[in-house]
RNA sequence: ACGGUUGCGUGUGACUGGCGGAACAUGGACCAACCAUGGGGGAGCACGCGGCGGAACGAGCCGUACGCCUGGGCAGAGGUA
Numbered sequence: 001a002c003g004g005u006u007g008c009g010u011g012u013g014a015c016u017g018g019c020g021g022a023a024c025a026u027g028g029a030c031c032a033a034c035c036a037u038g039g040g041g042g043a044g045c046a047c048g049c050g051g052c053g054g055a056a057c058g059a060g061c062c063g064u065a066c067g068c069c070u071g072g073g074c075a076g077a078g079g080u081a
Base pairs, nucleotide, nucleotide: 004052005051006050007049008048009047010046011045012044015041016040017069018068019067020066024038025037026036027035028034039064060074061073062072
């Protein structure tokens, strides 16, 4: 010095389901938990500016107040193409 970690900013952004009760709404389905629209949420990724740096972090994170479920996305480790 870098990798790393953390704060802020900018851009991008997967995923945003079913039922219940007074508590996302509307419309429609091939109704095996899906589709579209409108509000709302949103990890992650990239870049920039700072702090820390053998420190930080370390039994993960994300989708509407709660409960019971269903199914995904991202990050990480290993492998294959």
Description: RNAcentral holds the sequence, with entries from Rfam. This is a predicted structure of an 81-nucleotide RNA (ZMP/ZTP riboswitch aptamer (pfl RNA motif)) from Cohnella candida. Its Rfam family is "ZMP/ZTP riboswitch aptamer (pfl RNA motif)". A reference for the family is Jones and Ferre-D'Amare (2015), "Recognition of the bacterial alarmone ZMP through long-distance association of two RNA subdomains", Nat Struct Mol Biol.